A computed fold for a 1440-nucleotide RNA from an uncultured bacterium, annotated as small-subunit ribosomal RNA.
Its mean pLDDT, the model's own confidence on a scale to 100, is 83.
The RNAcentral record of the sequence draws on Greengenes.
RNA sequence: GAUGAACGCUAGCGACAGGCCUAACACAUGCAAGUCGAGGGGCAGCACGUCUUCGGAUGGUGGCGACCGGCGCACGGGUGAGUAACGCGUAUGCAACCUACCCAUAUCAGGGGGAUAGCCUUUAGAAAUGAAGAUUAACACCGCAUAAUACUAUGUUUCGGCAUCGGAGUGUAGUUAAAUAUUUAUAGGAUAUGGAUGGGCAUGCGUAUGAUUAGAUAGUUGGUGAGGUAACGGCUCACCAAGUCGACGAUCAUUAGGGGUUCUGAGAGGAAGGUCCCCCACACUGGUACUGAGACACGGACCAGACUCCUACGGGAGGCAGCAGUGAGGAAUAUUGGUCAAUGGGCGAGAGCCUGAACCAGCCAAGUCGCGUGAGGGAAGACGGCGUUAUGCGUUGUAAACCUCUUUUAUUGGGGAAUAAAGAUUAGGACGUGUCCUAUGUUGUAUGUACCCAAGGAAUAAGCAUCGGCUAACUCCGUGCCAGCAGCCGCGGUAAUACGGAGGAUGCGAGCGUUAUCCGGAUUUAUUGGGUUUAAAGGGUGCGUAGGCGGUUUGAUAAGUCAGUGGUGAAAGUUUGCGGCUUAACCGUAAAAUUGCCAUUGAAAACUGUCAGACUUGAGUGCGGUAGAGGUAAGUGGAAUUCGUAGUGUAGCGGUGAAAUGCUUAGAUAUUACGAAGAACUCCGAUUGCGAAGGCAGCUUGCUGGACCGUAACUGACGCUCAGGCACGAAAGUGUGGGGAUCAAACAGGAUUAGAUACCCUGGUAGUCCACACUGUAAACUAUGAAUGCUAGCUGUUAGCGAUAUACUGUUAGUGGCAAAGAGAAAUCGUUAAGCAUUCCACCUGGGGAGUACGCCGGCAACGGUGAAACUCAAAGGAAUUGACGGGGGCCCGCACAAGCGGAGGAACAUGUGGUUUAAUUCGAUGAUACGCGAGGAACCUUACCCGGGCUUGAAUUGCAGAGGAAUAAUUUGGAAACAGAUUAGCCGUAAGGUCUCUGUGAAGGUGCUGCAUGGUUGUCGUCAGCUCGUGCCGUGAGGUGUCGGCUUAAGUGCCAUAACGAGCGCAACCCUUAUUGAUAGUUACUAACAGGUUAAGCUGAGGACUCUAUCGAGACUGCCACCGCAAGGUGUGAGGAAGGUGGGGAUGACGUCAAAUCAGCACGGCCCUUACGUCCGGGGCGACACACGUGUUACAAUGGGGGGGACAAAAGGCAGCUACCGAGUGAUCGGAUGCUAAUCUCUAAACCCUCUCUCAGUUCGGAUCGAAGUCUGCAACUCGACUUCGUGAAGCUGGAUUCGCUAGUAAUCGCGCAUCAGCCAUGGCGCGGUGAAUACGUUCCCGGGCCUUGUACACACCGCCCGUCAAGCCAUGGGAGCCGGGGGGACCUGAAGUAUGCAACCGCGAGGAGCGUCCUAGGGUAAAACUGGUGACUGGGGC
Repeated sequence: GAUGAACGCUAGCGACAGGCCUAACACAUGCAAGUCGAGGGGCAGCACGUCUUCGGAUGGUGGCGACCGGCGCACGGGUGAGUAACGCGUAUGCAACCUACCCAUAUCAGGGGGAUAGCCUUUAGAAAUGAAGAUUAACACCGCAUAAUACUAUGUUUCGGCAUCGGAGUGUAGUUAAAUAUUUAUAGGAUAUGGAUGGGCAUGCGUAUGAUUAGAUAGUUGGUGAGGUAACGGCUCACCAAGUCGACGAUCAUUAGGGGUUCUGAGAGGAAGGUCCCCCACACUGGUACUGAGACACGGACCAGACUCCUACGGGAGGCAGCAGUGAGGAAUAUUGGUCAAUGGGCGAGAGCCUGAACCAGCCAAGUCGCGUGAGGGAAGACGGCGUUAUGCGUUGUAAACCUCUUUUAUUGGGGAAUAAAGAUUAGGACGUGUCCUAUGUUGUAUGUACCCAAGGAAUAAGCAUCGGCUAACUCCGUGCCAGCAGCCGCGGUAAUACGGAGGAUGCGAGCGUUAUCCGGAUUUAUUGGGUUUAAAGGGUGCGUAGGCGGUUUGAUAAGUCAGUGGUGAAAGUUUGCGGCUUAACCGUAAAAUUGCCAUUGAAAACUGUCAGACUUGAGUGCGGUAGAGGUAAGUGGAAUUCGUAGUGUAGCGGUGAAAUGCUUAGAUAUUACGAAGAACUCCGAUUGCGAAGGCAGCUUGCUGGACCGUAACUGACGCUCAGGCACGAAAGUGUGGGGAUCAAACAGGAUUAGAUACCCUGGUAGUCCACACUGUAAACUAUGAAUGCUAGCUGUUAGCGAUAUACUGUUAGUGGCAAAGAGAAAUCGUUAAGCAUUCCACCUGGGGAGUACGCCGGCAACGGUGAAACUCAAAGGAAUUGACGGGGGCCCGCACAAGCGGAGGAACAUGUGGUUUAAUUCGAUGAUACGCGAGGAACCUUACCCGGGCUUGAAUUGCAGAGGAAUAAUUUGGAAACAGAUUAGCCGUAAGGUCUCUGUGAAGGUGCUGCAUGGUUGUCGUCAGCUCGUGCCGUGAGGUGUCGGCUUAAGUGCCAUAACGAGCGCAACCCUUAUUGAUAGUUACUAACAGGUUAAGCUGAGGACUCUAUCGAGACUGCCACCGCAAGGUGUGAGGAAGGUGGGGAUGACGUCAAAUCAGCACGGCCCUUACGUCCGGGGCGACACACGUGUUACAAUGGGGGGGACAAAAGGCAGCUACCGAGUGAUCGGAUGCUAAUCUCUAAACCCUCUCUCAGUUCGGAUCGAAGUCUGCAACUCGACUUCGUGAAGCUGGAUUCGCUAGUAAUCGCGCAUCAGCCAUGGCGCGGUGAAUACGUUCCCGGGCCUUGUACACACCGCCCGUCAAGCCAUGGGAGCCGGGGGGACCUGAAGUAUGCAACCGCGAGGAGCGUCCUAGGGUAAAACUGGUGACUGGGGC
């Protein structure tokens, strides 16, 4: 886009066209084929007339039932079952035919006969239907006559034809015809010839699938003769011959009416065959003939069968696939309508009659076309709805309201066609006597319709689908992987443009969507117009038949080809022009097209073909050479292996990652000699050579195939390819017979292992070898069919050739590498093509199912060849890219390992976590990257948790309005408190007003949820060296290059190289601190010199030197030297320097990863609560305790503990504070007192040193726990604080597997300070200084990381992906003892009707009849076989 459609929602009108696609299922009822009295006898019924005895009679008239007769009924109408066919289409032929009615021409119609229906009488039967008798007519029937250009037989003349033969003429003999009617003008009849029309037959070509259908055929193929037919013919029969068809697809099976045309498509095609037209076939199923011009007959006959109906049970009747209609089936398809007015048909002389053909109407949005449902104005941009950033705005939306206008359509009223051109009746006329003219009056179903006029009034008239992308159109709410959607991709798990609703929008519009089907897109079966190295696809290889294709040249021919012409290609349809319906659809008319077929002409002869001749370049032969693991048969050689014998010799051998099994004192292994057997051939040896492929390797010989080079003597296209066919064809395997050394499936043992039916080891049988025969497959691979020609080169190599040549070079044939053009999706290919062309063959058409099943063929078997379907998935696949990964490779780094030092893991305690418990033990953090974490400080508070008691504009903040003068404080009562009640006191300001309380109201409040909606911040990889961009270049593209390579670095740090050149974020540097120093400045710091002074002291004057303080500088850059290096840079116990190669430390954290952490710091979207999930108060809990883990502290002691004495810091803090000093206390501390808002006052070390003691013990170690007494803070130390003193004195004697930190002022060790803080559970955190080591060979390994490279079926990225069994469910399918059907064929038996044919008995004088046979046959039956379907316990694999 389309449809004979259906379904859902909706629906105003008209025109045109359409309407059982299913059950060729069954049918009630009515109608669909009759007509003619001008063929006949007649007169049942009707009307009229006449007669009448009023009962009736009478064919007299109009006419006419039934009957005889004629014509029609073979048309028209329906359906598509059958049919794969001369059925259809197209083009021919009939010299092999027929044709009623019609036309033309010619001729004719004389004279007779006998019946029969009807009617009447009788009679059988329920009916259908008969029977008998009597009588009668014809255009019914039958002789006779006449008769030909008819027919038969037989002569003859002439002409023609592709053949058989045909035409025309002329003789002779024989045969054959007729019908009349009436109103007298017509109609009919017979014969013959011709025409027209309609048919019959034959032929070429075309017309579906299957080869898992390969052979079919006995009247079969042909002939002779006969019969039959309208006619040819095996159409039928007798005889004779053995043919005929088939790979160019016979036969069989399945499916199917064919065409004009229709839909689609650019076309070529593909699909379809409804309506209309042509042809065919059929008429309940099967068979048969009759009649007839025509039938083997839809509304005829006979028989058989199935079914239905009637019946008096004896018998009968029927055939809607005609029009309506009914039932059934189905998703589904209409009225039991009107009329013969028109068109057409039948009959008739005609009027006319009949006509479910036809024309009309009815029903149905089922289609196409047309019209309408209003038009113009109208912004307060109304109300309402919806949305929103919310008191605003957007949108619906000029939409509505409102104003003006129009009236198609609908309604009502009125008028009102054409279609009737014509025919026919009657009358008249003309002439060419069957035609025309004139007049007359008649005929309309549709229809009072189309159309026209008028009236009033926007009045009577809009829906459907969609809105994630494809695909035009977006938001809100609800839902929460539910409900649902979905054509494909896919959407839905709490912010859904995808579900459902709403608002809005988009598309189409009396329709819109869905479903089904066809074509298109699909170049996705490729003729136009595809492919086959790796995506599906080259046969394993050769030979070769059919077939296809084929070199140069001359001539002929004209089959193909080409051109003209003629015929045909029906009409309708299609296209175009014009025209008619108001337009259009629709219709009319004209033209074009119909791409086809046939014939003819050739004036054409290039190309292909054919015939004839010639040629040599393709192909082959000859001659001369060359190389070779080419094949086959026989012979032969040495080394090795194993075995045997003998010798030497002694304890092991062998084997492995390590072992063991095994062999060995009966002498192995080793070694020497001799012997035996079988198999394979070291070196040479090579991208070497040969062969069609498989394949071929010691040497020699016989036989033998092919190739190449040179030459140009010969043949003269002999060629290429090749379906079937034939042959060859590795290894394994099979059969028979040999052989059997080695190796070695199976098997055995030993190991390994969780297991180990494996890998490893020791043995070992088939086999491996030979002969003959089979098998016929391989990643049989160059994953690349064969042949020919053409298209740059360079470089190896093999065999020849040329010139004397080993050099060099050219050339031919092979075999390799790299590359131009070109090709390719790319990888890559590239004269050995996967390039450009030609020819032939083979093969492919999504993945799986499956190379499976069934069938067939081959095979001894194993198996091989051929080779599906159901079902299922939305992919499977190729090449390349970027990552990630690897028990891949290379390079490199890091306290990563190693080398060391000290710890953890064992103990006790502290602290955090899990778990458990609980009314609550609030919440968060959970591998590394949670666990002394948020918390830098939970007794109340904090506090978020629990219990209980209160409040509800609320505890806090704030706007507005109103009221008040208070607020607040004190006392008192109740209470655990919050709070409630009572009493008393009680504003400021000059004013405006302020302030506070109460009431109302608008905001509140939430540590409630979502860190997977977020911002911000943070951890980690990782202070790892990476991550990117612009332009250019390369690539179809993803992407690459740069950023790779070499060297170097801590570093993508730099240098060199380079299709890249530059740049950015990172690195480094800039910043802080520390180490050295200079300048400047000296107070509260300092004190060398001078002076004063104290018990002492920079205490004082003074100084600016030193230390120090704090500002600005200097200094370090591989700068210098030596060596190495191109350079960058590296090395050095180098120099100098306080410091040397980043001097040490810090801050600084690229692009990104982990949906990492945090909604409980804060902020914030959405959701949720609102007398509570908010808020106040008291108490409790966060501190529980069988247990498990992490992080720490103290220890286990002598490098120590205790007592006494002595010395040295840095940094930081201080007014509700630090406190000198004095006093009290054993002490924590207390009481006084002074200085300091700080370089001024204050707080200040320990390890260390000296000395005494302890002497290896659970101790003078260790200090937990517990008891007693106290101190301090605080409203308050019970749950639940710290400290002090006295007493008590637990575990623990250095810690398993495992594991952590650290490379120098570091580890270790020692103390000091600070924040938080009333106090403190701090052993934590953050800082400060004191003392102060050991070790690093090195990068194999573990962990983590960086760069390059490689493989990948991974991309959520190896914590990936993924294979098979098993378990459960579902689905389709193969096998299967069988069971049940179906259609077809052959054999046999039987055999109706009927045609043809035969006949003695019976009837008849006879003709003949009856009856009985024969042949054939529908149908029925019997037995067997093949094919095909369904089902089947069980069973096999397959899919999800």